[in-house]
Context: one part of a larger RNA
RNA sequence: GAUUGAACGCUGGCGGCAGGCUUAACACAUGCAAGUCGAGCGGAAACGACCUAGCUUGCUAGGGGCGUCGAGCGGCGGACGGGUGAGUAAUGCAUAGGAAUCUGCCUGGUAGAGGGGGAUAGCCCGGGGAAACCCGGAUUAAUACCGCAUACGCCCUACGGGGGAAAGCAGGGGAUCUUCGGACCUUGCGCUAUCAGAUGAGCCUAUGUCAGAUUAGCUAGUUGGUGGGGUAAAGGCUCACCAAGGCGACGAUCUGUAACUGGUCUGAGAGGAUGAUCAGUCACACUGGAACUGAGACACGGUCCAGACUCCUACGGGAGGCAGCAGUGGGGAAUAUUGGACAAUGGGGGCAACCCUGAUCCAGCCAUGCCGCGUGUGUGAAGAAGGCCUUCGGGUUGUAAAGCACUUUCAGUGGGGAGGAAAGGGUGUUCGCUAAUAUCGGACACAGUUGACGUUACCCACAGAAGAAGCACCGGCAAACUCCGUGCCAGCAGCCGCGGUAAUACGGAGGGUGCGAGCGUUAAUC
Repeated sequence: GAUUGAACGCUGGCGGCAGGCUUAACACAUGCAAGUCGAGCGGAAACGACCUAGCUUGCUAGGGGCGUCGAGCGGCGGACGGGUGAGUAAUGCAUAGGAAUCUGCCUGGUAGAGGGGGAUAGCCCGGGGAAACCCGGAUUAAUACCGCAUACGCCCUACGGGGGAAAGCAGGGGAUCUUCGGACCUUGCGCUAUCAGAUGAGCCUAUGUCAGAUUAGCUAGUUGGUGGGGUAAAGGCUCACCAAGGCGACGAUCUGUAACUGGUCUGAGAGGAUGAUCAGUCACACUGGAACUGAGACACGGUCCAGACUCCUACGGGAGGCAGCAGUGGGGAAUAUUGGACAAUGGGGGCAACCCUGAUCCAGCCAUGCCGCGUGUGUGAAGAAGGCCUUCGGGUUGUAAAGCACUUUCAGUGGGGAGGAAAGGGUGUUCGCUAAUAUCGGACACAGUUGACGUUACCCACAGAAGAAGCACCGGCAAACUCCGUGCCAGCAGCCGCGGUAAUACGGAGGGUGCGAGCGUUAAUC
């Protein structure tokens, strides 16, 4: 000199863009953060419309026929998104390769979707318990579950053969049939098997990746082989047997420290330091362990066991996990609102409308940083008054002020006013599918809608210089000097050093220098 996720002191007008627990991976009150689908299913607890009955005329009862929908079965999603950096010096990360793998949803192809069965939740009845919840009986549905049939691909094979699947739902409809429910046809969404793709994930190898030798030897599934087992998959991954190997001064082992990278800061560069925000990867979710489900987890807001802690209890037993967003206590030099909205972008579910989304977009607080703007402009010598100094002549503050003439950015008040919005839905035309001018899908056109921010950005008008300057320093380094007080005292100090009666170095004043909504100090890095 540059820099910072900074803090502290004094001061503080506005805006834009960013950033904001670096410490206790300490403990957490409260609310919210993952749901959705009635176009899979049986249904009807609540609300509404409608119908029926009764009457006290606005109530009661009945009706799943309708809009809807609590609880339940079922599907998909809760493995993403969000947080944190404790652990980890290599099961990680970075770069470059590799072969022995899996991959829901998505895209493209091939083939199918026939016929049956038994349960179970809910509801009802009964019982136990303070509760959490649990048990028994009866009954019921499905895109839940299980066989049978079929098998182009597929799997196993001793090449003879053997094995294995499925599910319907919604819209529309001209003939034909009908037990008037529908069958049937068709469109869309689903379903099964399989082949490819894409995406994602698992695995292996090489090289690189902090300090300590006051850590020199380490290793028994250890190193390799054979054969079983196991995995989606190679492999001591695991087991039995056999051999005695494997690593190490090119630093093994041990100890300490640490998430890694793109990057960031500095520097001419080489390098050094660092890893907040943003992006990629990894690890973790009260502590330790374990598996289940699933395409995917050994799962932050799932399950089980153990432990510590907190809470409820009828003492028998139960409940919980903010390193999600806010917020509280504590720790600390120190770090924000228990805000708004799903309008946009994205995600989950759904045919869709739509629902959910503390992701996200916005707003609030903080000079924490960067950038921009303002606090007026011109004129004005009687060089006013006052202050300070003085050699008492004067000098300086100083065109500074006052005065005169202007301007109105920003803030204030009142009006106007984009863009972020494209869609979805409605109507119509046309093309495709089709038996079909239904339905459905694509394209186009038309009208009308959808904004949290928001009193938006921006523009116009009004009034009046009106509301807006401080901080540090002045001995040398290093720009800037005098007076008074003090008297090795009080004090200053980054280094040299000042102060013991004329202190440009302490304290105050006048003046000056530097930066400026900031200025200094401290800490840290180059």
The prediction has a mean pLDDT of 88.
Predicted 3D model of a 526-nucleotide part of an RNA (small-subunit ribosomal RNA, 5' domain) from Hahella sp. CCB-MM4.